[in-house]
Context: one part of a larger RNA
Molecule: large-subunit ribosomal RNA, domain IV
Organism: marine metagenome
RNA sequence: UGAUGUUGAAGGAACUCGGCAAAAUGCCCUUGUAACUUCGGAAUAAAAGGGACCAAUUUUUAGGCAACUAGAGAUUGGUGGCACAGAAUAGGGAGAAGCGACUGUUUAUCAAAAACACAGGUCUCUGCUAAGUCGUAAGACGAUGUAUAGGGACUGACGCCUGCCCGGUGCCGGAAGGUUAAAUGGUGGAGUGCAAGCUCUAAAAUGAAGCCCCGGUGAACGGCGGCCGUAACUAUAACGGUCCUAAGGUAGCGAAAUUCCUUGUCAGGUAAGUUCUGACCCGCAUGAAUGGCGUAACGAUUUCUCCGCUGUCUCCAACAUCAACUCA
Numbered sequence: 001u002g003a004u005g006u007u008g009a010a011g012g013a014a015c016u017c018g019g020c021a022a023a024a025u026g027c028c029c030u031u032g033u034a035a036c037u038u039c040g041g042a043a044u045a046a047a048a049g050g051g052a053c054c055a056a057u058u059u060u061u062a063g064g065c066a067a068c069u070a071g072a073g074a075u076u077g078g079u080g081g082c083a084c085a086g087a088a089u090a091g092g093g094a095g096a097a098g099c100g101a102c103u104g105u106u107u108a109u110c111a112a113a114a115a116c117a118c119a120g121g122u123c124u125c126u127g128c129u130a131a132g133u134c135g136u137a138a139g140a141c142g143a144u145g146u147a148u149a150g151g152g153a154c155u156g157a158c159g160c161c162u163g164c165c166c167g168g169u170g171c172c173g174g175a176a177g178g179u180u181a182a183a184u185g186g187u188g189g190a191g192u193g194c195a196a197g198c199u200c201u202a203a204a205a206u207g208a209a210g211c212c213c214c215g216g217u218g219a220a221c222g223g224c225g226g227c228c229g230u231a232a233c234u235a236u237a238a239c240g241g242u243c244c245u246a247a248g249g250u251a252g253c254g255a256a257a258u259u260c261c262u263u264g265u266c267a268g269g270u271a272a273g274u275u276c277u278g279a280c281c282c283g284c285a286u287g288a289a290u291g292g293c294g295u296a297a298c299g300a301u302u303u304c305u306c307c308g309c310u311g312u313c314u315c316c317a318a319c320a321u322c323a324a325c326u327c328a
Stems, first nucleotide, its partner, number of pairs: 001323008010314002014312001019309001027051005036041001038157001052079012080084001092307007099299002104116002120155007132141003158294004163224003168221002170217005177212003183206002188201005225243005252286001253283001264280005
């Protein structure tokens, strides 16, 4: 000097990105226990008290004829210690917000999460030799199942809901017309031959799906405007005009895990708050199963605050053990 521990005056988070680490709490009994809530919970909520040993009195259980033996309590009085769940083992707690409902799963070896899954919801395909998948095939799975079944896709408990647009793309349906391959067809032409013929080329016409076309479809891929004017202070614009569009963002939420400007403005908390909470709405660039907004419970989740507690710190010190170092 380092490592691992133990202890520490006064203060008690002033440390720090952040209470990281440490300390504190911890068991049993009794009392007591809030908001909120899906009425199950929250809850060991929180908070408070007791606990050793000795003696007396007393209740009671089992066994026993009884004497009594073994155990479980209650009351009263006392004894000792710094300390009585005397060691070890052994929850810190509370408030507020984000995300995800939950238990679960994951990057073996830098990420455990808000990611994945999930029960529930919806759409879609599939009538059985099913759809779908593997295989060149035979065949197999699906399934010794049969639409309350199986496959695919999205969403993700629960509660309240899920608006408008079918112009583009996709999917589904339609079949009148247009286009359209091989094939059919064979007018005409060319070569050759004395000829019959043979060979080659080839117009019209017929000709499927598809595409064009006509409809439908958003819990399909997706999309959901601009400019100008206007009210008896000002400001603002319920209102009007105009252009464009397939339609111009509804409910809800909103400086948000989304807000650039931005430490927006106001309020709260602090002596002081780029974080936090509640509002406002001027949403650079929110928004409804790419789900929207809430939500009890849950979380080695993220953020803010308070109580307790402490060597995290003010500010370091001592001790124990090990190592390093010096000497032998």